A computed fold for a 350-nucleotide part of an RNA from an uncultured bacterium, annotated as small-subunit ribosomal RNA, central domain. It matches the Rfam family "Bacterial small subunit ribosomal RNA". Rfam links the family to the GO terms ribosome and structural constituent of ribosome. Its mean pLDDT, the model's own confidence on a scale to 100, is 86.

Context: one part of a larger RNA
RNA sequence: CUGGGCGUAAAGAGCUCGUAGGUGGAUUUGUAAGUCCGGGAGCAAAUGUCCCCGCUCAACGGGGUCAUCAUUCCGGAUACUGCAUGUCUUGAGGACAGGAGGGGAAAGUGGAAUUUCCAGUGUAGCGGUGAAAUGCGUAGAGAUUGGAAAGAACACCGGUGGCGAAGGCGUCUUUCUGGCCUGUAUCUGACACUGAGGAGCGAAAGUCAGGGGAGCGAACGGGAUUAGAUACCCCGGUAGUCCUGACCGUAAACGAUGAAUGCUAGGUGUGGGGGGUGUAGAUUCCUUCCGUGCCGAAGUAAACACAAUAAGCAUUCCGCCUGGGGAGUACGGCCGCAAGGUUGAAACUC
Numbered sequence: 001c002u003g004g005g006c007g008u009a010a011a012g013a014g015c016u017c018g019u020a021g022g023u024g025g026a027u028u029u030g031u032a033a034g035u036c037c038g039g040g041a042g043c044a045a046a047u048g049u050c051c052c053c054g055c056u057c058a059a060c061g062g063g064g065u066c067a068u069c070a071u072u073c074c075g076g077a078u079a080c081u082g083c084a085u086g087u088c089u090u091g092a093g094g095a096c097a098g099g100a101g102g103g104g105a106a107a108g109u110g111g112a113a114u115u116u117c118c119a120g121u122g123u124a125g126c127g128g129u130g131a132a133a134u135g136c137g138u139a140g141a142g143a144u145u146g147g148a149a150a151g152a153a154c155a156c157c158g159g160u161g162g163c164g165a166a167g168g169c170g171u172c173u174u175u176c177u178g179g180c181c182u183g184u185a186u187c188u189g190a191c192a193c194u195g196a197g198g199a200g201c202g203a204a205a206g207u208c209a210g211g212g213g214a215g216c217g218a219a220c221g222g223g224a225u226u227a228g229a230u231a232c233c234c235c236g237g238u239a240g241u242c243c244u245g246a247c248c249g250u251a252a253a254c255g256a257u258g259a260a261u262g263c264u265a266g267g268u269g270u271g272g273g274g275g276g277u278g279u280a281g282a283u284u285c286c287u288u289c290c291g292u293g294c295c296g297a298a299g300u301a302a303a304c305a306c307a308a309u310a311a312g313c314a315u316u317c318c319g320c321c322u323g324g325g326g327a328g329u330a331c332g333g334c335c336g337c338a339a340g341g342u343u344g345a346a347a348c349u350c
Base pairs, nucleotide, nucleotide: 003322004321005320006319007304008303012318014201015200016199017198021194022193023192025088026087027086029084030083031082033081034080035077036076037075038074039073040072041071048066050064051063052062053061054060091191092188093187094186095184096183097182098181099180103177104176105175106174107173108172110154114150115149116148117147118146119145120144121143125136126135162169163168206247207246208245209244210243211242215241216240220236221235222234223233258317259316260315261314262313263312266295267294268293269292270291271290272289273288274287275286276285299306300305323350324349325348332343333342334341335340
């Protein structure tokens, strides 16, 4: 070490692909490596067990007995695992026929709104607030009508509705493209699951270069408030927010719940398919598969609650935890242009 755990107490890696490794469906025959049985060798002495003896007892000491394991040899068993071999189809994958979708990329496109500019009408206010002021306006604002330009986001539909591994994805059209579901049971025949390292993707903010810049708006300036007001409120406003290319690699990246498979009462919504009954047809009804919600039995749980989308009952593999603070810090390594990220202590203290 072999323990117990990980929704909220410490603990599931942000997500996926996948290498090594670990694990793996039904069945035939062989083998006998693991496994099991018997026997032999071996297991130094001391130690240990048991018996006897000696120090007045004991510790201690002496003599004898016994035994296991590792290792190894021989013989045997063959249920399980392994290995080899042949077969199977339910796991997995393919084919064919249908289906839904804001899945992704690129190019284009539309209307509302906002702001600015030009022109007309028109005159003294507008704006803003709890109240004001800064601000804008007689150099004609605000309002209103017509025209032009620009950028960004897509009202209604819109829904515990859809899609995606996660991050995430919403005007409309086209092109390219990934995945998923249902049905048939036609093909392959275990081809599977997980996954240390590794690789890729990864909101926002931030960084670099070049564009763009309507609205919003860190910083900043001003006006208020206040004891003060480096804020909350108001008037402005730069980075940024947008696009292209390249970095960063983190989030309460949350279902605070790793992935896969099987099993275990029901009820009721909703999205996408299939089948059936019925009907002139539609509606409706029954059933089944996949998703997404609510309620709830058994069971579980410290409780809250979870409950076929499990936190129930089991199996496989990975990640992680081991009192609070110090500290996700220091040092070192790796990564980064930087910001920083990742890995990650100890002293000390309670």